[in-house]
Molecule: RNase P RNA; transfer RNA
Organism: bacterium
RNA sequence: AGAGUGAUCCGGGUGGUCGCUUCCUUAUCAGGUCAGGGCCUGUCCCGAGCCUGUCGAGGGAGAGGAAAGUCCGAGCACCGCAGGGUAGGAUGGUCCGUAACGCGGACCGGGGGUGACCCCAGGGAAAGUGCCACAGAGAGCAGACCGCCCACCGUAGCCUUGGCGAAGGUGGGUAAGGGUGAAAGGGUGAGGUAAGAGCUCACCAGUGCCGGUGGCGACGUCGGCAGCUAGGUAAACCCCAUCCGGUGCAAGGCCAAAUAGAGGAAUGUUAGAGGGUGACCCGCCCGAAGUUCCCGGGUAGGCCGCUAGAGGUCGGCGGCAACGCCGAUCCCAGAUGAAUGACCACCACUCAUUUCGCCGAAGUUAAAGUGGGCUUGCCCACCGAAGCCUUGGCGAAGGUGGGUACAGAACUCGGCUUACAGGGUCACUCUGCGU
RNA sequence: GGGCGGCUAGCUCAGUUGGUUAGAGUGCCUGCUCGACAUGCAGGAGGUCACAGGUUCGAUUCCCGUGCCGCCCACCA
Numbered sequence: 001a002g003a004g005u006g007a008u009c010c011g012g013g014u015g016g017u018c019g020c021u022u023c024c025u026u027a028u029c030a031g032g033u034c035a036g037g038g039c040c041u042g043u044c045c046c047g048a049g050c051c052u053g054u055c056g057a058g059g060g061a062g063a064g065g066a067a068a069g070u071c072c073g074a075g076c077a078c079c080g081c082a083g084g085g086u087a088g089g090a091u092g093g094u095c096c097g098u099a100a101c102g103c104g105g106a107c108c109g110g111g112g113g114u115g116a117c118c119c120c121a122g123g124g125a126a127a128g129u130g131c132c133a134c135a136g137a138g139a140g141c142a143g144a145c146c147g148c149c150c151a152c153c154g155u156a157g158c159c160u161u162g163g164c165g166a167a168g169g170u171g172g173g174u175a176a177g178g179g180u181g182a183a184a185g186g187g188u189g190a191g192g193u194a195a196g197a198g199c200u201c202a203c204c205a206g207u208g209c210c211g212g213u214g215g216c217g218a219c220g221u222c223g224g225c226a227g228c229u230a231g232g233u234a235a236a237c238c239c240c241a242u243c244c245g246g247u248g249c250a251a252g253g254c255c256a257a258a259u260a261g262a263g264g265a266a267u268g269u270u271a272g273a274g275g276g277u278g279a280c281c282c283g284c285c286c287g288a289a290g291u292u293c294c295c296g297g298g299u300a301g302g303c304c305g306c307u308a309g310a311g312g313u314c315g316g317c318g319g320c321a322a323c324g325c326c327g328a329u330c331c332c333a334g335a336u337g338a339a340u341g342a343c344c345a346c347c348a349c350u351c352a353u354u355u356c357g358c359c360g361a362a363g364u365u366a367a368a369g370u371g372g373g374c375u376u377g378c379c380c381a382c383c384g385a386a387g388c389c390u391u392g393g394c395g396a397a398g399g400u401g402g403g404u405a406c407a408g409a410a411c412u413c414g415g416c417u418u419a420c421a422g423g424g425u426c427a428c429u430c431u432g433c434g435u
Numbered sequence: 436g437g438g439c440g441g442c443u444a445g446c447u448c449a450g451u452u453g454g455u456u457a458g459a460g461u462g463c464c465u466g467c468u469c470g471a472c473a474u475g476c477a478g479g480a481g482g483u484c485a486c487a488g489g490u491u492c493g494a495u496u497c498c499c500g501u502g503c504c505g506c507c508c509a510c511c512a
Stems, first nucleotide, its partner, number of pairs: 001431010012347007020062007029053005036046003039042001064406001068417002071415005076248004083282004088244005093107005108122001109120004123239002128237002130233003145178002147174007157164003186204006205229002207226008252304004261295001263294005274286003297511003311330008348404006354397008363388002369382006436508007445461004454492001463479005485501002488498002
């Protein structure tokens, strides 16, 4: 310098003008309540303070890294209890972290990359069932199409005339070789054999078992034994282990307003209909006459829940890390026909354009040079600088014009996933060059 | 805000133990029929199976993510 890898941060700034939501202070007006006071003793009047509303003034605060998707996990609320079983769903290496998780960290195993590093739904296919199209002889208790080998028959042919025997036929052996396929039942070599084959042996690879050893563990490593060689698929059914009661702030509580249970159907009343939001059963509880469904009626208002929380920032300590502990400090949106904005100026970043400078490449070409030709001073060819022109790159300056993303809280947290103009920082890897 | 479902030809829909070339009706185009049209008959074109990734030898189908579209919900008697 070029090409990359991982992590992390920001995601416009300043000023002015106008506006929105909410809170606090203050003031005006109105209403309510009320200590107290007045006299004309009443359904009277005045009324500090407090509360509510209204309109002003001043001040404070006011979207995000994803507020999103609603994919997981919780808090919280209700369902009287949230008990057992079946069904269903989710997860799936190990150990830690955490309130919890399907999340995160470290490690193990497998795969990819020269490397930094990245990816893995990563339990079980020697428990069972299913599937493996096309091609192919054979696709799951493997399989003879070609080939190789053996036996018999036997044409041409040969000869010592009843034998041998190319080709061919029949029967059999063979998984070494060819061929098909995504996949064909370990690999190499030797022995062995009619030819072959873990048939036998040596080495290698894998699997299982036993023992030693390291590790909390997944697992690693070493030695021995067994010829054991076992196809893939579980994001097919399934098996194993672990976890899960349901519904979600439209949960739920309080207040206010308005209306019609006039109608239809089913079922039930002395052994129970039905209900307790779940697919069902058991258990438990409620239920002594109604219950359920259909069809209709009314309201579309307010308050609470509602933001101080597994909270943020800084520092120290422990831990490889995720994270934890301790201390200090801070209060940081609460809207609901749904606020958090608009305009202007300057700056910042970036793109395009213009001018200038530097560098590179292509083209064109005088003289000189080189070679050749001859009519001996001309012609042809090659080479080819500056300049010119075309084009590319880099840099500087100001002007002009454009752009500055993805997107917006809705009970609250912890994660994941997805979208995102542009910019910054840190650590590391590979290649080339220089010292 | 919360909970569900769907996406296949221009339109309406089929299509699964995952398999060779994804179909039907209607619409469109061409030809025939008719004097001409409609109808009818014959033939043809037309598909990113919403998009992207994974599992698998192989994905419209199985799994995951994204996008778009649609449906449901409150309180009172």